[in-house]
Context: one part of a larger RNA
């Protein structure tokens, strides 16, 4: 002066509480401990390590591990010298100019010896390289308390000092936000506000988007429109600005008005001093050290996918507010020329042939739950789809290990889950789907988009975190 306190007082958060809807029970899918193995590469460990790095381990990646090969080396740069570059055959090899064997010999000068010049080949030397150790030498970049309201100088005054004051107090506020008041007075980092998106309006712009009125079609499909809907720029618009009550005549709270939106309107970006010797030397960068015919470099096959178990964080479901068949309707945000792919025609299907049209407000991907009929009448079933077996289909040199789907068969736990425990306050849970990054190919994950849409909150005693004062 701080931190702790099963001291106190005040506050506030999905912290509790009312409320919905999960995990914990099943199966699979993924991490991860453990064992295992020739190797199952390294890292991450309460919160804040475990669908974490990894936006995508068949080879590649890739870092291991088992064999084979190189040795100034996979990369560049100087370059003595040397030679065309290379082409073809053979043998080895899992693979590699690894060996050998033939054929060949560029341009410009000059009679010619030869010089030049590009190109290629490389000795020797100089610089190599390491995903090896230390993240407790470090830079950078990240988590977290916390988006929590707080940390702090300068001058002044206090105190012998360390330090206090200031920043406490009386109200208020999401807020060290404001207001009074005070030995303080000011000031900076932060709070807000200034960005970005969405909610309204108005200008301006009308092609590839739009069609209210007049014609036209099958069809906004042409002709026209410039309203409307969107697109896009650039403005407006909320400030507690008006009233009214409360209140210290403040700051303010609370109600109404008008208003498309009301007291931060709703998300989002943005994260102070500083705290864990937090996490990364394996994004990258660097001292130290350690390695240099091996801890480097290449190749080929394995491996990271193993499986008695435990655990995490998911995705299906135990059905009837449901399953099926069938008919119909409505997004949004993205992405598309190494692609996106209509109409057509084949196939039960996965697909496959074809290939309009599209560098895209034009062309293309392209919704589902919902709604309407009909059929199942509470079963381990017309619920649930693991597992298995057969037959294919697409990507790719290659799906054995070890890829993703399709068809017909099989049809297993499973009838709502213990002790515990998790998220979520409004277009939000909960539910339904789409699209995107990675990507040849793979998605129950990740980011991200719209459909459909709830209940509950009396209150701050109690659990847990956090702020001020004592």
């Nucleotide at each position: 002066u701080g931190a702790c306190g099963g001291g106190g007082a005040c506050c506030c958060g999905c912290a509790c509480a009312a409320g919905c809807g999960g995990u914990g029970g099943a199966g699979c899918a993924u991490g991860u401990g453990g064992u295992u193995u020739a190797a199952u590469u390294c890292g991450a460990c309460g919160c804040a390590a475990c669908g974490c790095g990894a936006a995508g381990a068949a080879c590649c990646u890739u870092a291991c591990c088992u064999g084979g090969a190189c040795u100034a080396g996979a990369a560049u740069g100087u370059g003595a010298g040397g030679g065309g570059a290379u082409a073809u055959c053979g043998g080895g090899u899992a693979a590699u100019g690894c060996c050998g064997g033939u054929a060949g010999u560029c341009c410009g000068g000059g009679a010619a010896a030869c010089c030049g010049g590009a190109c290629c080949c490389a000795a020797a030397a100089c610089a190599a390289g390491g995903u090896g150790c230390u993240g407790c030498a470090u830079g950078g970049c990240u988590g977290u308390c916390g988006u929590c309201a707080g940390c702090u100088c300068g001058u002044g005054u206090c105190g012998u000092g360390a330090g206090a004051u200031g920043u406490u107090g009386g109200g208020u506020u999401a807020a060290g936000u404001c207001c009074c008041g005070c030995a303080a007075c000011g000031a900076g980092c932060g709070c807000a506000a200034c960005c970005c998106u969405u909610a309204u309006c108005a200008a301006c712009a009308g092609u590839u988007g739009c069609c209210a009125u007049c014609a036209u079609u099958a069809a906004g499909u042409u002709g026209g429109g410039a309203a409307c809907u969107c697109u896009g720029u650039u403005g407006a618009g909320a400030c507690u600005g008006c009233c009214g009550u409360u209140g210290a005549u403040a700051a303010a709270a609370c109600g109404g008005a008008g208003g498309a939106a009301g007291g931060u309107g709703g998300g989002g970006a943005u994260g102070a001093u500083g705290u864990c010797a937090a996490g990364u030397c394996a994004u990258c960068a660097u001292g130290g050290c350690c390695u240099u015919u091996a801890u480097g470099u290449u190749c080929a096959g394995g491996g990271c996918u193993a499986c008695a178990c435990a655990c995490g964080u998911g995705c299906u479901a135990c059905a009837a507010u449901g399953g099926a068949u069938g008919g119909u309707a409505c997004a949004a945000a993205a992405c598309g020329u190494c692609g996106c792919a209509a109409u057509c025609c084949c196939g039960c299907g996965g697909g496959g042939g074809g290939g309009a049209g599209c560098u895209a407000a034009u062309c293309g991907c392209g919704a589902a739950a919902a709604c309407c009929a009909u059929c199942c009448u509470c079963a381990g079933u017309u619920c649930g789809g693991a597992u298995u077996g057969a037959a294919g289909u697409c990507u790719g040199c290659a799906a054995c290990u070890c890829g993703a789907c399709u068809u017909c068969a099989u049809g297993a736990a499973g009838u709502u889950g213990g002790a515990a425990u998790c998220g979520c306050u409004a277009g939000u849970a909960a539910u339904c789907g789409c699209a995107g990054a990675u990507c040849a190919g793979c998605a129950u994950g990740c980011u991200g988009c719209g459909g459909u849409g709830a209940a509950u909150a009396c209150g701050u005693u109690c659990c847990c975190g956090g702020g001020u004062c004592u």